[in-house]
RNA sequence: CUUAUCAAGAAAGGCUGAGGGAUAUGGCCCGAUGAAGCCUUGACAACCUCCGUUCACUUCGUUCGGGGUGACAAAUUUUGUCAUUCCGGGCGCAGAGAGGAAAGGUGCCAAUUCCAUCCCCGACGAAAGUGUCAGGGAACGAUAAG
Repeated sequence: CUUAUCAAGAAAGGCUGAGGGAUAUGGCCCGAUGAAGCCUUGACAACCUCCGUUCACUUCGUUCGGGGUGACAAAUUUUGUCAUUCCGGGCGCAGAGAGGAAAGGUGCCAAUUCCAUCCCCGACGAAAGUGUCAGGGAACGAUAAG
């Protein structure tokens, strides 16, 4: 940088000792019944990975049937072999869908990515400013794979 996902899920122990929830600001939370960090163990999940299954042949490989062209051979205007090309089909790799596994590489284990920001839009409010509630998209951020 590109693509995908982000409303679900899952904590104990030890060391340590005051902060933490990405950044700034605000809100709202967590925290001496122990924050963050480090270590150990365990879980969660299923991105990479693996298993069988279904679908579909656009590409690739292979194979079957039919047609065209060329070369060669036999034989006498047909047949065969090889090459190439077109059409149709089967199978396989890759592809897509649903399902399953968890050894390994990551990730993750308060609250939706805790909420907000920007754009669009709906309801309430007579209207404007604006406020409350709801929906969609973008951005920021996080994680994985390349």